RNA sequence: GGUCCAGUGGUCUAGGGGUAUGAUACCUCCUUGACGUGGAGGUGACCACGAGUUCAAAUCUCGUCUGGACCA
Numbered sequence: 001g002g003u004c005c006a007g008u009g010g011u012c013u014a015g016g017g018g019u020a021u022g023a024u025a026c027c028u029c030c031u032u033g034a035c036g037u038g039g040a041g042g043u044g045a046c047c048a049c050g051a052g053u054u055c056a057a058a059u060c061u062c063g064u065c066u067g068g069a070c071c072a
Stems, first nucleotide, its partner, number of pairs: 001071007010024003018055001026042005048064005
């Protein structure tokens, strides 16, 4: 330098056109003599950034950035 893949709550992750899923962490309550385990509920991501297409974009297109794999 070229080709391809990935970027989503604090962390990990699903979702690839119609208000983002689950786990974990955190908070509250129940359970216990207490802690832990277990159970119920809650907070938290406008989806790496910019532009375009569309009635509507995390999702499609283009560019940029970061990380990774392969080729040279």
A computed fold for a 72-nucleotide RNA from Methanobrevibacter sp., annotated as transfer RNA. Its mean pLDDT, the model's own confidence on a scale to 100, is 85. It matches the Rfam family "tRNA". Lineage of the source: Archaea > Methanobacteriota > Methanobacteria > Methanobacteriaceae > Methanobrevibacter. The sequence is in RNAcentral, with records from ENA and MGnify.